[in-house]
The RNA shown here (FMN riboswitch aptamer (RFN element)) has 152 nucleotides. It was read from a public genome assembly, where an Rfam model found it. The coordinates come from a structure-prediction model, not an experiment, and the mean pLDDT is 80.

RNA sequence: AUUCGGUUUCAGGGCGGGGUGAGAUUCCCCACUGGCGGUGUGAGGCAGUGCGCCUCGAGCCCGCGAACCGCACAGGCGGCCGAUCUGGUGAGAGUCCAGAGCCAACGGUGAAGGAGCGGGCAGCUCCACAGUCCGGAUGGGAGAAACGGAGG
Numbered sequence: 001a002u003u004c005g006g007u008u009u010c011a012g013g014g015c016g017g018g019g020u021g022a023g024a025u026u027c028c029c030c031a032c033u034g035g036c037g038g039u040g041u042g043a044g045g046c047a048g049u050g051c052g053c054c055u056c057g058a059g060c061c062c063g064c065g066a067a068c069c070g071c072a073c074a075g076g077c078g079g080c081c082g083a084u085c086u087g088g089u090g091a092g093a094g095u096c097c098a099g100a101g102c103c104a105a106c107g108g109u110g111a112a113g114g115a116g117c118g119g120g121c122a123g124c125u126c127c128a129c130a131g132u133c134c135g136g137a138u139g140g141g142a143g144a145a146a147c148g149g150a151g152g
Base pairs, nucleotide, nucleotide: 003150004149006147007146008145009144010143016030017029018028019027031132032131033104034103035064036063037062038061042056043055044054045053046052059102060101068079069078070077071076084100085099086098087097088096106135107134108133113127114126115125116124117123
């Protein structure tokens, strides 16, 4: 060094403009956001004849966390767990470059939409409608960093 264990701290972002309207951060057009680890042909920096070191680099590839569902209901256990293609370069890319797409838990609110009552209109009722608003959440957490300890 690796390994084991401890303490502390940290650990999720986003409606801006326009349209309609009495009313919309909810509808329409444009816009905006992207947790953690891994991989990575890219980018930057340091060193300098060594062939190395450091930093950054995927929402949709792999794994995980959260949420959700069930059991237990104290710690937990199990389940579930979204979304990418085309072209280019290259030995090699779902990661780079270009372009076009797609996805985003639960509860609430609510003017998409649908259905019903009503002869019709008005009106009323029901279902349903937010990645960005409100809430659980001053929560939890993948993990990250720092500092002790054990062992060697």